[in-house]
RNA sequence: ACGUGGGUAAUUUACCCUCAAGUUGAGGAUAACUUCGCGAAAGCGUAGCUAAACCUGAAUGUGAUCGUCCCGGGCAUCCGGGAUUGUUUAAAGGCGGGGACCCCGCAAGGGGCCUGUUGCUUGAGGAUGAGCCCGCGUCCCAUCAGCUUGUUGGUGAGGUAACGGCUCACCAAGGCUUACGGGUAGCUGGUCUGAGAGGAUGGUCAGCCACACUGGGACUGAGAUACUGCCCAGACUCCUACGGGAGGCUGCAGUCGAGGAUCAUUUGCAAUGCGCGAAAGCGUGACAAUGCGACGCUGCGUGGAGGAUGACGGCCUUCGGGUUGUAAACUCCUGUCAUUUGGGAACAAUAUCAGAUGGAUGAAUAGUCCUUCUGGUUGAUGGUACCAGAAGAGGAAGUCACGGCUAACUCUGUGCCAGCAGCCGCGGUGAUACAGAGGUGGCAAGCGUUGUUCGGAUUUACUGGGCGUAAAGGAUGCGUAGGUGGUUUUGUGUGUCAGGUGUGAAAGUUCAUCGCUCAACGGUGAAAGUGCAUUUGAAACUACAAGACUAGAGUACAGGAGAGGGGAGCGGAAUUCUUGGUGUAGCGGUGAAAUGCGUAGAUAUCAAGAAGAACACCGGUUGCGAAGGCGGCUCUCUAGACUGAUACUGACACUGAGGCAUGAAAGCUGGGGUAGCGAACAGGAUUAGAUACCCUGGUAGUCCUAGCUGUAAACGGUGUACACUUGGUGUGGGGGGAUUGACCCCCUCCGUGCCGGAGCUUACGCGUUAAGUGUACCGCCUGAGGAGUACGGCCGCAAGGCUAAAACCCAAAGAAAUUGACGGGUCCCCGCACAAGCGGAGGAGCAUGCGGCUCAAUUCGAUGCAACGCGAAGAACCUUACCAGGGCUUGACAUGCAACUGCACGUCCCGUGAAAGUGGGACUCCUUCGAGGGUGUUGCACAGGUGCUGCAUGGCUGUCGUCAGUUCGUGCCGUGAGGUGUUUGGUUAAGUCCAUCAACGAACGCAACCCUUGUGUUUAGUUGCCACCACCGGUGAUGAGCCGGUGAGCACUCUAGACAGACUGCCCAUAUUAAGUGGGAGGAAGGUGGGGAUGACGUCAAGUCCGUAUGGCCCUUAUGUCCUGGGCUGCACGCGUGCUACAAUGGUCGGUACAGAGGGAUGCAAUACCGCGAGGUGGAGCUAAUCCCCAAAAACCGAUCUCAGUCCGGAUUGGAGUCUGCAAUUCGACUCCAUGAAGUUGGAUUCGCUAGUAAUGGCACAUCAGCUACGGUGCCGUGAAUACGUUCCCGGGGAUUGUACACACCGCCCGUCACAUCAUGAAAGCUGUCUGCACCAGAAGUUGCUGCUCUAAUCCGCAAGGAAAGAAGGUACCGAAGGUGUGGGGAGUGAUUGGGAUGAAGUCGAAGCAAGGUA
Repeated sequence: ACGUGGGUAAUUUACCCUCAAGUUGAGGAUAACUUCGCGAAAGCGUAGCUAAACCUGAAUGUGAUCGUCCCGGGCAUCCGGGAUUGUUUAAAGGCGGGGACCCCGCAAGGGGCCUGUUGCUUGAGGAUGAGCCCGCGUCCCAUCAGCUUGUUGGUGAGGUAACGGCUCACCAAGGCUUACGGGUAGCUGGUCUGAGAGGAUGGUCAGCCACACUGGGACUGAGAUACUGCCCAGACUCCUACGGGAGGCUGCAGUCGAGGAUCAUUUGCAAUGCGCGAAAGCGUGACAAUGCGACGCUGCGUGGAGGAUGACGGCCUUCGGGUUGUAAACUCCUGUCAUUUGGGAACAAUAUCAGAUGGAUGAAUAGUCCUUCUGGUUGAUGGUACCAGAAGAGGAAGUCACGGCUAACUCUGUGCCAGCAGCCGCGGUGAUACAGAGGUGGCAAGCGUUGUUCGGAUUUACUGGGCGUAAAGGAUGCGUAGGUGGUUUUGUGUGUCAGGUGUGAAAGUUCAUCGCUCAACGGUGAAAGUGCAUUUGAAACUACAAGACUAGAGUACAGGAGAGGGGAGCGGAAUUCUUGGUGUAGCGGUGAAAUGCGUAGAUAUCAAGAAGAACACCGGUUGCGAAGGCGGCUCUCUAGACUGAUACUGACACUGAGGCAUGAAAGCUGGGGUAGCGAACAGGAUUAGAUACCCUGGUAGUCCUAGCUGUAAACGGUGUACACUUGGUGUGGGGGGAUUGACCCCCUCCGUGCCGGAGCUUACGCGUUAAGUGUACCGCCUGAGGAGUACGGCCGCAAGGCUAAAACCCAAAGAAAUUGACGGGUCCCCGCACAAGCGGAGGAGCAUGCGGCUCAAUUCGAUGCAACGCGAAGAACCUUACCAGGGCUUGACAUGCAACUGCACGUCCCGUGAAAGUGGGACUCCUUCGAGGGUGUUGCACAGGUGCUGCAUGGCUGUCGUCAGUUCGUGCCGUGAGGUGUUUGGUUAAGUCCAUCAACGAACGCAACCCUUGUGUUUAGUUGCCACCACCGGUGAUGAGCCGGUGAGCACUCUAGACAGACUGCCCAUAUUAAGUGGGAGGAAGGUGGGGAUGACGUCAAGUCCGUAUGGCCCUUAUGUCCUGGGCUGCACGCGUGCUACAAUGGUCGGUACAGAGGGAUGCAAUACCGCGAGGUGGAGCUAAUCCCCAAAAACCGAUCUCAGUCCGGAUUGGAGUCUGCAAUUCGACUCCAUGAAGUUGGAUUCGCUAGUAAUGGCACAUCAGCUACGGUGCCGUGAAUACGUUCCCGGGGAUUGUACACACCGCCCGUCACAUCAUGAAAGCUGUCUGCACCAGAAGUUGCUGCUCUAAUCCGCAAGGAAAGAAGGUACCGAAGGUGUGGGGAGUGAUUGGGAUGAAGUCGAAGCAAGGUA
């Protein structure tokens, strides 16, 4: 100041209304005007004339005022009324009308007088406005806690319209407390929002206030300290003749500036209102209108109906089509708005003028006033609104979005770029998220963005929150103010409740209704306005007053318990030290050591002594204390709690902001003390380093005394007090019952634990000792970081403590629980995982693959296990994908269409060429004569691509792993994620089985079913077999016998079909008399008999676009295709996998045996011959249980070599050959002769294997012309050793635990340093700003004093002059701007400096999360 309600008995109010009374008489000046002068101007001055409602006296006094007296009333001062010879105090006229009578005047006329009207004066009342006072209410900061000297009050005076320190003198020392200070702001009705309570706000309109260039001041006036008046000072602008002057748009328009941003230098006084006037009227940038602005609200239009071959075009496409879309075209209509033509308002009358009726006044028919009626006049907007006609779909649609929230999707381009983004986030070649397009959705003359406020947010919680672990209980107590408070009686009526009255302006909001065509807008009425004041009543509760009570609280008495506290004294064990004795070489310490101590005698041991500190056992989730804390024993002083029974006091109680006290450890000050321990420090280790962990020493300190500090995870992470609410079981203290008595037992009070019910809790958990249910009071919290930090203040000797922000930055930080994963956590189990063994690799040479290097190319892929003798079961050409060069272009290959030509295709010949190819020539079709088939050429569609993407895919594969797991349905538990089942006890190779169990069942896995092998039976005997029988031949002796063959045969072997067999079936033991396990019998085989095939849910964006398939992208006279040659084989090097060896268990030579499984027709190839041999010649047999490959080799028997770089080893090289093939140079294999390298058993490390296995020996096959095969896949021969066991390494399964991990430990994550950016603190100072105090100086002006100068009216006076009353001037106080000095607040800036925050890939470490490797 405002809002609201009161007061004024402390006031005023022009104009207006009502009432009462009056309006008499006299005088004076001055403007305009005239004259003169000064000045640039603004303006000023001199002289002269004149009027009034101007000015001055005088008269009267209804009244008013003052004084005195009386009466009544009230609210303290007081108010109202009456009386009074008392005191003081007023005025102005103007404009009309008039019959008598009177005056002046010759008359005209004027006046008196009467009357009307309007003024003026005094007073009373009203109305209106204003002043002053009071209660309540009205933003933020306490990091503003003390402020104040006219300050608070009194007396007196002054001043004001009026109260008052409003001012002054004196007296007293008071007053305020959310004060004072700082910041911000006009307040309200209202407006926006909200369910409301609230929150934010105060533009237009309305009320109040304040201001008018800045500061100060008064004058005039009813009212101003005056927006368009005055004076002064200042800043600024303008004029000037430089002497001096003028100005104030925050009035309406307009200009400039600033700004993100806000209009016309329009029309009119027609209406409304105001001022003046008697009125006409005048004035009015108030106002009424128009203009401009999509700024808001509202209404309307941009057309309607029909119209499918669903046109063209666009876009998409799986190429079929879809969509735009009835949309368009087209047909038929309509006519709003705009356009044009014509007509055409209301706002206008109770105003005003003229006339008339009636009434009032009056002596009056005059005049004036009032009422009613008639007529005329007045329109800025505006020829506007509105109405009618005309024409024609004609002139009229944008904007935002389309990943989710949130309605609406595709294509193209781009490729973590460009960009988007409100939050989450999108973009790294298939982007519904960027950009464009098509389409779609929303709103619509608007749409979107930005900013702001409320909401959502119960996210400051009054309505309506919390504090064990998420943010949050003060370290603990005592206690002040405050808040709250037991039972009962009476009163009052503070709060409370009910009614009445006044007020809560209008507008607005709401409702009803009416008027503009509707609406917006407007009119009328109602309601509301939750408030304030006042009044009447109620009396339960609250409060207050008085009284009573005893259940809360306390006092007294009697007891027992206790590490409660202070002081003094005493004690033993241990440790260390000192002295002495014994004794000798070590002691000590550690993971292992060393430093250290010790021959000067240690450690050890005995004795004696000294010192300080702490008190083993008892000892206990025992006790006491408010908490911190308290532990040997005795004495002494002292506090509290508990129990019991009675007596007393009588609410004395609870909590507790400030305050006070206590307060571990460490630390600080002074003085003591110091045995042990032991920060710092030193040394030794450890280590990459080790300012650590470990060790040896060791100072402060730890102890005492007197002070300080005042903090802890000071924790039960749980404030204090009281009450209520199922239980069980321990334990400490006391009492009672029962018992003769102790114990046991039962009851009870206080304390202290555990488990649990209801209830609570997000959950974990709490649960009568609550985190349950309530009451009272205090403290505290409001996203993470910055930060418990900075600045300021207070405390402290310091260290530091208490109080306590902001900028900036992020979209999280956090709690509990779940499932996984992980742990240098725990437990159980398994595996050639270790161990026990056997043999290897790693060293050598060679082979082969990879890396690297090289190259024109050395094609590509695979890269820990799970790439590397892998794709490749076979690169000289081909393969071939790579490189160089030469060619082709509908193509090496497929399909279709069209046209053309010839007859082709093919063969032959010639030229060129490295070939491919290219150029040329020759021969040559069928036919139903339509053309078709085939072929060629040309053209169009297309082919083609081992080009890219395995991170777009299918399919297939690897791996964990042949590990025993992975899930589902229903039910149950949990708010939920999830759990249960699947866990547990046994058992198993097995989630195999059994038992139990809130589970019951089921699926994929396991096992079994399948193949093979091991035994038997049976069936079938050719190409298999040949025992018996017969025959023939050979040999022999015409013998026996042996060999070969044929017949016969199917016994045996074998072949390949069927079947049997093995199931813990039987016995014993054991076990829960379950599953099973151990042993045994029988058996060819025994507990899955051996081997194979078989690979759960899933993991690794594992591998493969170069097997094939396939989306997208890319190439199209080339990234396609053909050909020649080269390369994939290249070689300082590194690695993997193998072969051969290093020799005597061997080499060489000679002799003699025994397999299985395969293969064979452009094939296997015998006998025979040739060659040392590879091989050649030749060809019987064989479509193969028939013939061939085919020799098995180790082994065995004998000989030789005798430990050497060898008679080992065979690389390398030279020569000569063979075979395949068009071709063997790059670049094949094999043979023979010669050569004869490294290598003498292999470092660290590492691989395989548990039985017909390892080891070792050979054989066969696929691929294949040949071969690099020592590789791969199979086959058989010979044929071991070892396993105590599960501590450890690796991998896996299960349970449990911790977790800050979830891309899951190859995880997360911390700090310094370096760089960049940002905000901020400190800082010598510097700059401008606000302000306090002191002093200087002091304008205008009010007031006081003075006023010797000046002054018309009034008075005295004849006059001169004087008086009264004033004025100029002077002076005093106050006093604005200004100046000087000195403080304070806040702002900006500042070399340098401090920390903080942020930043794809920096440095150093490894602090934290697992026992995080030292909890």